[in-house]
RNA sequence: GAGCCGGCUGGGCGGCCGCGUCGGCACUGGGCAACCGGUGCGCCGAGGAAAGUCCGGGCUCCACAGGGCAAGGUGGUGGGUAACGCCCACCCGGGGUGACCCGCGGGACAGUGCCACAGAAAACAGACCGCCGGUAACGGCUUCGGCCAGGCCGGUAAGGGUGAAACGGUGGUGUAAGAGACCACCAGCGUCCGGGGUGACCCGGACGGCUCGGUAAACCCCACCUGGAGCAAGGUCAACAGGGUGCUUCGGGUACCUGCGCAAGCGUUCGAGGGCUGCCCGCCCGAGCCUGCGGGUAGACCGCACGAGCCUGCGGCAACGGCAGGCCUAGAGGGAUGGUCGCCGACCGCGACUGCCGUAGGGCGUCGCGGCCACAGAACCCGGCGUACAGGCCGACUCGU
Numbered sequence: 001g002a003g004c005c006g007g008c009u010g011g012g013c014g015g016c017c018g019c020g021u022c023g024g025c026a027c028u029g030g031g032c033a034a035c036c037g038g039u040g041c042g043c044c045g046a047g048g049a050a051a052g053u054c055c056g057g058g059c060u061c062c063a064c065a066g067g068g069c070a071a072g073g074u075g076g077u078g079g080g081u082a083a084c085g086c087c088c089a090c091c092c093g094g095g096g097u098g099a100c101c102c103g104c105g106g107g108a109c110a111g112u113g114c115c116a117c118a119g120a121a122a123a124c125a126g127a128c129c130g131c132c133g134g135u136a137a138c139g140g141c142u143u144c145g146g147c148c149a150g151g152c153c154g155g156u157a158a159g160g161g162u163g164a165a166a167c168g169g170u171g172g173u174g175u176a177a178g179a180g181a182c183c184a185c186c187a188g189c190g191u192c193c194g195g196g197g198u199g200a201c202c203c204g205g206a207c208g209g210c211u212c213g214g215u216a217a218a219c220c221c222c223a224c225c226u227g228g229a230g231c232a233a234g235g236u237c238a239a240c241a242g243g244g245u246g247c248u249u250c251g252g253g254u255a256c257c258u259g260c261g262c263a264a265g266c267g268u269u270c271g272a273g274g275g276c277u278g279c280c281c282g283c284c285c286g287a288g289c290c291u292g293c294g295g296g297u298a299g300a301c302c303g304c305a306c307g308a309g310c311c312u313g314c315g316g317c318a319a320c321g322g323c324a325g326g327c328c329u330a331g332a333g334g335g336a337u338g339g340u341c342g343c344c345g346a347c348c349g350c351g352a353c354u355g356c357c358g359u360a361g362g363g364c365g366u367c368g369c370g371g372c373c374a375c376a377g378a379a380c381c382c383g384g385c386g387u388a389c390a391g392g393c394c395g396a397c398u399c400g401u
Stems, first nucleotide, its partner, number of pairs: 001399003005395005011344007019045002022042002025040006047375001052385001054384005059230004066281004071226005076090005091105001092103004106221002111219002113215003128160002130156006138150001139148003168186006187211001189208008234302004242258006260294004265289002273285004309327006315320001345373001347371007355364003
């Protein structure tokens, strides 16, 4: 100087005015009620992505919750985790000089598809150009014995061509010419043995037929995983014409439960209707239910933040776990954390310098002026992933000089 990987931050300070939760005390207002406020004091008050709604969960309900099919997801090995499609370490393959980066990483001998065009031929395929052998007539030559091989027949897949890919590679023996036909070495595959590793795999040796493509991010097969819906989940209280049950001083007083009216149909254990949120089986609830018409109410609160929480030390290559010590850091509900003034800072541009470095262009520093300060806002909570981000800082490693 260039590269590659990881981490942190993302304006600071002060004054004045203004918001929200919670806590303690004092005072105080509204409502039939559940309950909701106000003033004064104090602690605290958006993010690394809060955003996407893509995964995994906690939690709530179905609901006491079984089996099968369908459907969906993942895919090297070993770990981590509540779990995951996430994270860590390693293996194999590919890229790179390297640090490092990439991988829809099980199966093509279960089956079905596809490989355009070009090419002879795209999977037990194939002869276009070639190479070799033979050859009656026809054709050409002839010294008239024959010769040549255009044509015809046969062999061949080593050479050339086509293509992304053509049935192992190099060298040799052999052959009429060739060919794993055979041989040596190599690659691959199979069997067996030895060593290393928890394992995926790696290293080595012996033998062997010679080697029968690619594609599953095509359908599919194999292994493993998955009940569904979702905080608009769900729950409590109050109000409401009426009804039921218990107690009772028998006055309709009190407590609890239920809960709008009308019509038709079906049903009450020979089960209407409903649930298991795709289907089937099976199981469960059940005395009212479905349909139509009409009416009342829309209030208050909980869920709601102490968490699979965070920080430090010890352990582990690491992800991360256990132990010890310490810390408490928003909870709104048309939805709070804002406005304003001043100073400073980062960045960009212009200018000045009698400062420093350099051969120079220029760079650093100081000062002045102007501009500007990224992506972006919790909503039940948590672990991830991918996406967006002006500027600044730190660390490890690689290559070159």